RNAcentral holds the full RNA, with entries from ENA and SILVA. Predicted 3D model of a 483-nucleotide part of an RNA (small-subunit ribosomal RNA, 3' major domain) from Candidatus Xiphinematobacter sp. Idaho Grape. Its mean pLDDT, the model's own confidence on a scale to 100, is 82.
[in-house]
Context: one part of a larger RNA
RNA sequence: UGACGGGGGCCCGCACAAGCGGUGGAGUAUGUGGCUUAAUUCGAUGCAACGCGAAGAACCUUACCUGGCCUUGACAUGUAGCGUGACAGCUGAUGAAAGUCAGUGACGGUCCGAGAGGAUGCUGGGGCUACACAGGUGCUGCAUGGCUGUCGUCAGCUCGUGUCGUGAGAUGUUGGGUUAAGUCCCGCAACGAGCGCAACCCCUAUGAGCUGUUACUAUCCUAACAAGGUGUACUCUGCUCAGACUGCCCUGCGAAACGGGGAGGAAGGUGGGGAUGACGUCAAGUCAGCAUGGCCCUUACGGCCAGGGCUGCACACGUACUACAAUGCGCACUACAGAACGAUCCGAAAUCGUGAGAUGGAGGAAAUCCCUAAAGGUGCGCCCAGUUCGGAUUGUAGGCUGCAACUCGCCUACAUGAAGCCGGAAUCGCUAGUAAUGGCGUAUCAGCUACGGCGCCGUGAAUACGUUCCCGGGCCUUGUACA
Repeated sequence: UGACGGGGGCCCGCACAAGCGGUGGAGUAUGUGGCUUAAUUCGAUGCAACGCGAAGAACCUUACCUGGCCUUGACAUGUAGCGUGACAGCUGAUGAAAGUCAGUGACGGUCCGAGAGGAUGCUGGGGCUACACAGGUGCUGCAUGGCUGUCGUCAGCUCGUGUCGUGAGAUGUUGGGUUAAGUCCCGCAACGAGCGCAACCCCUAUGAGCUGUUACUAUCCUAACAAGGUGUACUCUGCUCAGACUGCCCUGCGAAACGGGGAGGAAGGUGGGGAUGACGUCAAGUCAGCAUGGCCCUUACGGCCAGGGCUGCACACGUACUACAAUGCGCACUACAGAACGAUCCGAAAUCGUGAGAUGGAGGAAAUCCCUAAAGGUGCGCCCAGUUCGGAUUGUAGGCUGCAACUCGCCUACAUGAAGCCGGAAUCGCUAGUAAUGGCGUAUCAGCUACGGCGCCGUGAAUACGUUCCCGGGCCUUGUACA
């Protein structure tokens, strides 16, 4: 000087407390451990691994296993030699395919020829042989780059000069206030500065100007539940501005900074949300995204193919979904969203089918067309039951995608109807348009194991006395057999 203390002081945070809803019990989905296996490829492992890499494992992917094949190789560059038929393609045989074997088979250049065509040779493409080499998702993340997680969006981390100290170092950065903040003020052997904080950026909340189609429809016209015109008021689209700064008032504090209250205002003291992550820590994670040193393999640890596996199941754990019902379930009728997507695509009307879906093809490269039914609400039935709750499981019949759904896809109908009557110890999230709850969209993608991820809107709470305690963190101080 740090680190540590079941030392002290001060202060924060959904850290506790106050509340609301969960997880832990059930079934299923999914990931992991374990077990099994020819293989169940590899990585991730307290917080910070476990719906994680994976924004899509039937084949492919695929790295794993079994079997069948190839050896200058699926791919790159080069050297030397050999040739015009051995190559590609086509045909046949064999084979599960890859491959192997046989047959056929051709380009450019140059020369000759008016042309048809002929000749030539290794110069080129292509081929064969030999060699340099290719190739490796093989090892090392404790050799590395890059990227990332974490403490933590916590308020810290440093430097120059000066001063103090023999020195390591200290000071500044401590102190008194204050703040979300090393934020600001005052004081002070310090004076300044840098990286962080804040602001600048994006979205959102109000208004103004411009804009007026594909948007809007108050007025007017044709018309008459509609549609067309008119119009740009209103909504909205997009661009440019305005607006919020403790600016104003009162008050508290010795002063300042600042705190409390109020006015005006759409918004008030960082308005709300996002992006943004200091010096560093964990030899944290990644050699399998990529790059890369070293080591290792080279008829194999490389390459191709078929099938299988990654989906295996006495079990254990994590994360979710669906429930256990009446604030509910079923049936019928009927309003109002936002944000996204669409050309090998989205697909309307109509028709067929109980349905998944099929036929169909209007319109749409989209404020125009489509996906599009929002959930909700109202009425009726159910009458507290393992039920008209719950939907697992299983059987049959179908639909869709795709060469192909047996291993191993999703969906539909009928039948079947399991556990489950609110969950022990324990444990998690959340402070407002939040939690809870409801639906909708989308990336990946042929299809999909999506109940996951990322977004969007609808309905919309309760509680916070407070900082004694638990956890994490910041500052000061103290002790130390630690570095």